c-di-GMP-I riboswitch aptamer from Sulfurovum sp., 76 nucleotides, folded computationally. Lineage of the source: Bacteria > Campylobacterota > Epsilonproteobacteria > Campylobacterales > Sulfurovum. It was read from a public genome assembly, where an Rfam model found it. Its mean pLDDT, the model's own confidence on a scale to 100, is 81.
RNA sequence: AAUGUCAAAAGCCAAAUUUACUGUGAAGUAAAGACGGAAAGCUGUGGGUCUCAUGUUAGAUUGCCAGGUUGCCAAU
Numbered sequence: 001a002a003u004g005u006c007a008a009a010a011g012c013c014a015a016a017u018u019u020a021c022u023g024u025g026a027a028g029u030a031a032a033g034a035c036g037g038a039a040a041g042c043u044g045u046g047g048g049u050c051u052c053a054u055g056u057u058a059g060a061u062u063g064c065c066a067g068g069u070u071g072c073c074a075a076u
Base pairs, nucleotide, nucleotide: 002076003075012037013036017032018031019030020029021028022027035063041069042068043067045066046065047064048061049060050059051058052055
């Protein structure tokens, strides 16, 4: 440097749900919570889905799939 394992080790993230706030809404943020995850880190680039204010260039979703990009470690 490359491949890439399993949660071996060290750690990490946090579903559903609840509360508060923001938003027309999908949904987001924070706290609690832990279903799960080798990128469940980042990025709306492509597809899908969702929202309505139906857009010229709208918005949301990355824990829907893929791409790009960054990263820990066993082993080779």